[in-house]
The part of an RNA shown here (large-subunit ribosomal RNA, domain VI) has 249 nucleotides and comes from a bacterium. The prediction has a mean pLDDT of 86. It matches the Rfam family "Bacterial large subunit ribosomal RNA".
Context: one part of a larger RNA
RNA sequence: CGUGGAAACUUGAGAAGGCGCUUCCCUAGUACGAGAGGACCGGGAAGCACGAAGCUCUGGUGUACCAGCUGUCCUACCAAGGGCACCGCUGGGUAGCUAUCUUCGGUUCGGAUAAGCGCUGAAAGCAUAUAAGCGCGAAGCUGUCUUCAAGAUUAGGUUUCAUAGACUCCCGGGAGAUGACCGGGUUGAUAGGUUCUAGGUGUAAGCACAGUAAUGUGUUGAGCCGAGGGAUACUAAUAAGUCAUUUGA
Numbered sequence: 001c002g003u004g005g006a007a008a009c010u011u012g013a014g015a016a017g018g019c020g021c022u023u024c025c026c027u028a029g030u031a032c033g034a035g036a037g038g039a040c041c042g043g044g045a046a047g048c049a050c051g052a053a054g055c056u057c058u059g060g061u062g063u064a065c066c067a068g069c070u071g072u073c074c075u076a077c078c079a080a081g082g083g084c085a086c087c088g089c090u091g092g093g094u095a096g097c098u099a100u101c102u103u104c105g106g107u108u109c110g111g112a113u114a115a116g117c118g119c120u121g122a123a124a125g126c127a128u129a130u131a132a133g134c135g136c137g138a139a140g141c142u143g144u145c146u147u148c149a150a151g152a153u154u155a156g157g158u159u160u161c162a163u164a165g166a167c168u169c170c171c172g173g174g175a176g177a178u179g180a181c182c183g184g185g186u187u188g189a190u191a192g193g194u195u196c197u198a199g200g201u202g203u204a205a206g207c208a209c210a211g212u213a214a215u216g217u218g219u220u221g222a223g224c225c226g227a228g229g230g231a232u233a234c235u236a237a238u239a240a241g242u243c244a245u246u247u248g249a
Base pairs, nucleotide, nucleotide: 001151005161006160007159008158009157010156014148015147016146017145020048021047022046023045024044025043026042032037050105051104052103053102054101058099059098060097061096065092066091067090068089069088070085071084072083073082074081075080109143110142111141116136117135118134119133165243166242167241168240169185170184171183172182173181190236191235192234193232194231195230196229197228199225200224201223206219207218208217209216210215
């Protein structure tokens, strides 16, 4: 830009991917074989790579967070804190991200066939799977499975609308380099704040008591945090603008 304008939901021409492998058990130490050995068919159970999704579990990270510790400077001093030292070091760790973790998958049943095996059957009174005709037959081909897909210009279909709708702008994230996508814009829980909380850390400071003191005990599972969850208009999404406004019925 096209498909007559718009929104939502779709069909699938076509394209891509997948349909993997191993071991063990039963049948059965059976058939077969002198023995050694050792099945077809059928049934069952594990596992390996590979792929998809996910973070409940097991772990990792987690320069948000909590605690402990060292040196030094500062807050006049004590106590309590702050800065710097690889995030100063050490021990933990929410969300998110993640694999070695978790769940699931490659199943089944058709169609046409290859090699091969056949039926009927002449040419050629026989024979012959082939010449006419008809079957069986593979991890392969093609459907069944997954994804994309109407620029499939043959531009499809259904429903609703016809001033509908879309965008700029703003608050944001299950999205993201930017566009895009998704949620929200006061008729509002979109983000922040506040509050409650799952969860993390592990018993704050101050005070009291015991002890000469270091320190311990009580207040106290405390204090601090809480990217997750719930609630709440306190703050910010105000206001405004642009395009579309014509063909069909």